Record summary
Predicted 3D model of a 94-nucleotide RNA (c-di-GMP-I riboswitch aptamer) from a Bacillota bacterium. Its Rfam family is "c-di-GMP-I riboswitch aptamer". About the family: GEMM was predicted in a large-scale screen for bacterial structured RNA regulatory elements. Its family is annotated with cyclic-di-GMP binding in the Gene Ontology.
RNA sequence: UCCCGAUAAAGGCAAACCCGUCGAAAGACGGGGGCGCAAAGCCACGGGUCUACAGGCAGGGGUUACCCCUGCUAAUGACGGCCGGGCUGCCGAA
Repeated sequence: UCCCGAUAAAGGCAAACCCGUCGAAAGACGGGGGCGCAAAGCCACGGGUCUACAGGCAGGGGUUACCCCUGCUAAUGACGGCCGGGCUGCCGAA
């Protein structure tokens, strides 16, 4: 130095759940909380998953230049605490 990762030290992050805010939703942010985490730090590049406002298609309805309801479709939306990849980084027992 690299691999590696301890019931080590110093610190760090923060799941479920609750409250508030934003969003059509998935979800995000702030506070509480603490299941866990050695990259649970950063990047949606590949895979995967979630959502479907608007759009498209189909069916139905109405007070019919249009409007409403239902279904399907579809990321450009989201998840990095699903996996891979890239970048960076604290400590040092075996």

Taxonomically the source falls in Bacillota (Bacteria, Bacillati).